Background
The RNA shown here (SAM riboswitch aptamer (S box leader)) has 131 nucleotides and comes from Polaribacter vadi. It matches the Rfam family "SAM riboswitch aptamer (S box leader)". Its family is annotated with regulation of gene expression in the Gene Ontology. Taxonomically the source falls in Polaribacter (Bacteria, Flavobacteriia, Flavobacteriales, Flavobacteriaceae). Its mean pLDDT, the model's own confidence on a scale to 100, is 76.
């Protein structure tokens, strides 16, 4: 680099370097920056994807009591779900992924077509997970 699965209007900043950008791309718009962008480095935070605990249902298995069945109990795997936790792995601390742009479906309204909303899909970020 690739897939596939989820999430993506919440939340959370200071300090030191540093020098003129930056906000993913390419185009517009907007906006941040010499009251110091970005990028690097310290600390601190924020969230809770892996992860920890407890419960909740559902399925396999094992056993056990009962039996023809059926069904109860108890252990243990996964899977679902809810709550609480925060040592680690990642991530993230302007502004919805900053808006928009493509195509599609539906709906307004005008009507040979065009404007527009609202949803989806590409696109992209992050996390688990395969190879």
């Nucleotide at each position: 680099a690739u897939g596939u699965u989820a999430u993506c209007a919440a939340g959370a900043a200071a300090g030191g370097u540093g020098a003129a950008g930056g906000g993913a791309u390419u185009a517009g718009a907007c906006c941040c920056a010499a009251u110091g962008a970005a990028g690097c480095c310290u600390u601190a935070g924020c969230a809770a994807c892996c992860c920890u605990u407890u419960g909740u249902a559902a399925u396999g298995c094992a056993g056990a009591a009962a039996u023809c069945u059926a069904u109860u109990c108890u252990g243990u795997a996964u899977u679902u779900u809810a709550a609480a936790g925060a040592a680690g792995g990642u991530g993230c601390u302007a502004a919805a992924u900053u808006c928009u742009a493509c195509u599609c479906a539906a709906c307004u309204a005008u009507u040979u077509u065009u404007a527009g909303u609202u949803g989806g899909a590409u696109a992209g970020a992050u996390a688990a997970c395969a190879a």